[in-house]
Context: one part of a larger RNA
RNA sequence: ACCGGCGAGUUACGUUUGCAUGCGAGGUUAAGCUGAUAAGGCGGAGCCAUAGCGAAAGCGAGUCUGAAUAGGGCGUUUAGUAUGUAGACGUAGACCCGAAACCAAGUGACCUACCCAUGUCCAGGUUGAAGGUGUGGUAAAACACACUGGAGGACCGAACCCGUGUAUGUUGAAAAAUGCUGGGAUGAGGUGUGGGUAGCGGUGAAAUUCCAAACGAACUUGGAGAUAGCUGGUUCUCUUCGAAAUAGCUUUAGGGCUAGCCUCGGAAUUGACCAUCAUGGAGGUAGAGCACUGUUUGGACUAGGGGCCCGUCUUGGGUUACUGAAUUCAGAUAAACUCCGAAUGCCAUUGAUGAAUUAUCCGGGAGUCAGACAGUGAGUGAUAAGAUCCAUUGUCGAAAGGGAAACAGCCCAGACCACCAGUUAAGGUCCCCAAAUUUAUGUUAAGUGGAAAAGGAUGUGGGGUUGCAUAGACAACUAGGAUGUUGGCUCAGAAGCAGCCACCAUUUAAAGAGUGCGUAAUAGCUCACUAGUCGAGUGACCCUGCGCCGAAAAUGUACCGGGGCUAAACAUAAUACCGAAACUGUGGAUGACCACUUAUGUGGUCAUGGUAGGAGAGCGUUCUAAGGGCGUUGAAGGUUGAUCGUGAGGACAACUGGAGCGCUUAGAAGUGAGAAUGCCGGU
Numbered sequence: 001a002c003c004g005g006c007g008a009g010u011u012a013c014g015u016u017u018g019c020a021u022g023c024g025a026g027g028u029u030a031a032g033c034u035g036a037u038a039a040g041g042c043g044g045a046g047c048c049a050u051a052g053c054g055a056a057a058g059c060g061a062g063u064c065u066g067a068a069u070a071g072g073g074c075g076u077u078u079a080g081u082a083u084g085u086a087g088a089c090g091u092a093g094a095c096c097c098g099a100a101a102c103c104a105a106g107u108g109a110c111c112u113a114c115c116c117a118u119g120u121c122c123a124g125g126u127u128g129a130a131g132g133u134g135u136g137g138u139a140a141a142a143c144a145c146a147c148u149g150g151a152g153g154a155c156c157g158a159a160c161c162c163g164u165g166u167a168u169g170u171u172g173a174a175a176a177a178u179g180c181u182g183g184g185a186u187g188a189g190g191u192g193u194g195g196g197u198a199g200c201g202g203u204g205a206a207a208u209u210c211c212a213a214a215c216g217a218a219c220u221u222g223g224a225g226a227u228a229g230c231u232g233g234u235u236c237u238c239u240u241c242g243a244a245a246u247a248g249c250u251u252u253a254g255g256g257c258u259a260g261c262c263u264c265g266g267a268a269u270u271g272a273c274c275a276u277c278a279u280g281g282a283g284g285u286a287g288a289g290c291a292c293u294g295u296u297u298g299g300a301c302u303a304g305g306g307g308c309c310c311g312u313c314u315u316g317g318g319u320u321a322c323u324g325a326a327u328u329c330a331g332a333u334a335a336a337c338u339c340c341g342a343a344u345g346c347c348a349u350u351g352a353u354g355a356a357u358u359a360u361c362c363g364g365g366a367g368u369c370a371g372a373c374a375g376u377g378a379g380u381g382a383u384a385a386g387a388u389c390c391a392u393u394g395u396c397g398a399a400a401g402g403g404a405a406a407c408a409g410c411c412c413a414g415a416c417c418a419c420c421a422g423u424u425a426a427g428g429u430c431c432c433c434a435a436a437u438u439u440a441u442g443u444u445a446a447g448u449g450g451a452a453a454a455g456g457a458u459g460u461g462g463g464g465u466u467g468c469a470u471a472g473a474c475a476a477c478u479a480g481g482a483u484g485u486u487g488g489c490u491c492a493g494a495a496g497c498a499g500c501c502a503c504c505a506u507u508u509a510a511a512g513a514g515u516g517c518g519u520a521a522u523a524g525c526u527c528a529c530u531a532g533u534c535g536a537g538u539g540a541c542c543c544u545g546c547g548c549c550g551a552a553a554a555u556g557u558a559c560c561g562g563g564g565c566u567a568a569a570c571a572u573a574a575u576a577c578c579g580a581a582a583c584u585g586u587g588g589a590u591g592a593c594c595a596c597u598u599a600u601g602u603g604g605u606c607a608u609g610g611u612a613g614g615a616g617a618g619c620g621u622u623c624u625a626a627g628g629g630c631g632u633u634g635a636a637g638g639u640u641g642a643u644c645g646u647g648a649g650g651a652c653a654a655c656u657g658g659a660g661c662g663c664u665u666a667g668a669a670g671u672g673a674g675a676a677u678g679c680c681g682g683u
Stems, first nucleotide, its partner, number of pairs: 001683006011092013026048003032042003052059002062074004095233002098230001102223006113197009122187001124156003127152001131148006160184003165180004199215001201211002208217001236618006246259005260368002262365006272358001274354004278349004287340001288338002293334003297330004304323002306320005371396007379388002401412003416588004421584003427578003430563003436575001438574006449565001455549002459546010476533005482506003487501003512527001516525002589608008619672001621669007629661002637656005643650002
């Protein structure tokens, strides 16, 4: 891991509601006795109801409060009770498995910690303390030297004990070892045997160390099925309806209670509900506005203040590129401003129309209290977030199907079943891939389409305004572009062209006291301006469509789903077609309602996605009772098969097997497994 078996809402006693049955102003027995351990009988103690109110005395269709004959509270206008059964709740382990822990009584010091008693062990080598002796030495000592001596938590190093580093080992040879290396090795040494200390404890050269391979409190058994607002699991089928992720309170926030939303039963009635319209209302949002409250720009006017000046220094006078309240003009601004003010939404109406399977009340049963995204309106945030928090609508949640390449929450659309029938939606129609290489008119040249801004540009289409132009424009070419004059000043120089001032006049078809390059300054080139050649358009600006640049990223083209496309791109029109479980058609099933009928059916209308959850109807397993059956001419079980039923499931046949087993009607449950890191067994 797979297969097989086992494996979870039970039982008792109460309460309450529904249903069934009996009796009914009553209903009913319990223990016990009898009987066969049965059924039945006896048994009326007790319980519930029949009257309530009050704390009570008590009174009583009333009573309590109260001074009250007031008011108010609770009652009074009759249905219960017993048994069975179903739902739920309470008390019990109470659907099952699961703690870490707590307490009690015991068992452990054969491991290990420390202690006590008694034994035992430590090759060999080295060093050479004190002391001693001798000699020297001294007054005597001290002291020196030699020999002797054999001390030491001394040295080296086996046994023995330990475990420094490293390698191997890591489903090991081993639940701590092996190899090499290393430390101690006469000591606070190692070790044998016997004994002691016990869990709210012991022991500890102290590490929360050790106390029998897991010790911040051992192990065993018991309390005990501790408790678990937590996690996991919870076993057959079909039909019907179908949620919530909100509010309030909560030592409450991942739990609960009540309400909201679901379901089942019952009741009542001039359908009370819902949608649209009409009519009548309330309101202060969007917008707008500045009339109030704040904010705020510029101007006018100007009190006051500041500076300067005059002065009799004082009350004053004059003045101003200063400031400036108020007033006034114009222009703005606000969630906590409003002279105004919608659309929606909301309330109402014996209103109208349409749909009613709606709404209301009473009672049984729930689940839900983590919501998600999308559109719209706000807050928080950075007008960030697949962010967060509200309001409102939708979808998902609990919804499959088609589209969006793929894609809970987007678009279309809500799947009872069958069909080799039809029509459409969104979205599409060159190929992948069903359907137009469709029609018409334009646009784009960028693969734009098929990612992005400020900004930039004789890209190109459309519209408009305006200048010049056959009296010849624009562009190009040819020619001219002069004179006073080198204007004056400045300056080393300044001659159109460093700078300052002025910018006249003449000849002209035209030509600036000069547009740029250039020179030291001149010179030179060029422009404005003019004529000729040529012969029809040519400049400037505004609005707008589609494009261009701006444009660098990490595995691999990789920002059309791919091929590929110049339309198979974009815009505006048009006609076809494809396209879903939508709609239609045909047949069938089930439910609700209505009608007709009464085996219960026939017809009609509508409905039948579904998690939590409510309600209903069934299938199968084991046993019991009664009835009626099968079986050695082959039961159960097993294998196979083209069978029946909407399903759980049920027949039949063949083979196998070798002794028991179905069916009908009732009843009772140890009654259905794929999941629980489930338990046991097998492979």